Source information
Transfer RNA from a Patescibacteria group bacterium, 71 nucleotides, folded computationally. It matches the Rfam family "tRNA". The family's RNA type in Rfam is transfer RNA. RNAcentral holds the sequence, with entries from ENA. Lineage of the source: Bacteria > Bacteria candidate phyla.
[in-house]
RNA sequence: GUGGCCUUAGUGUAGCGGAAGCACAAGGAUCUGUGGAGUCCUUAGCGGCGGUUCGAAUCCGCUAGGUCACC
Numbered sequence: 001g002u003g004g005c006c007u008u009a010g011u012g013u014a015g016c017g018g019a020a021g022c023a024c025a026a027g028g029a030u031c032u033g034u035g036g037a038g039u040c041c042u043u044a045g046c047g048g049c050g051g052u053u054c055g056a057a058u059c060c061g062c063u064a065g066g067u068c069a070c071c
Stems, first nucleotide, its partner, number of pairs: 001070007010024004018054001026042005047063005
């Protein structure tokens, strides 16, 4: 330099056009002789910029980071 793949909450992951779930973690409440266990609640996210579309995490282009192969 060329091509492929991955980027979603603090962490790990689902979702592949109708607008984001799950688990763990964190905070609060409750329970308890106590609790790090149980129960309930809350906070927090689509790498960035454009395009297509009535509507984009999802499709297209460029770009950033990571990774693999070739050169």